[in-house]
RNA sequence: CGGGACUUUGGAGAAGCUGUAUAGGAACUUCAGUUCCGCUUACAGUGCCGAAGGUGAAAGCGCAUCGCGUGAAUCUCUCAGGCAAAAGGACAAAGGAACA
Numbered sequence: 001c002g003g004g005a006c007u008u009u010g011g012a013g014a015a016g017c018u019g020u021a022u023a024g025g026a027a028c029u030u031c032a033g034u035u036c037c038g039c040u041u042a043c044a045g046u047g048c049c050g051a052a053g054g055u056g057a058a059a060g061c062g063c064a065u066c067g068c069g070u071g072a073a074u075c076u077c078u079c080a081g082g083c084a085a086a087a088g089g090a091c092a093a094a095g096g097a098a099c100a
Stems, first nucleotide, its partner, number of pairs: 002099001006095005015046001017045005024037005047083003053079001054077001056075001060070004
């Protein structure tokens, strides 16, 4: 000098949506039920977001060829994930182990 586990700090976007069932709670009550609440849970639906992960990809350039590599990710898709807070979070700054 390379390398980056790990630590600290910062870190965006988008419904605290709807329906059914349900744990729980409240009110009424003829005690069998009715109604309501709700960031309990499950399933389904609609709208939306891109910055875990994953998909796709031009000119040009290189290899030396029915193609491969690079370009190439914060672009693109939205499978996954997400749409109050918390958590997560690409990436950035400071420090920094292994390894070489």
Molecule: Glycine riboswitch aptamer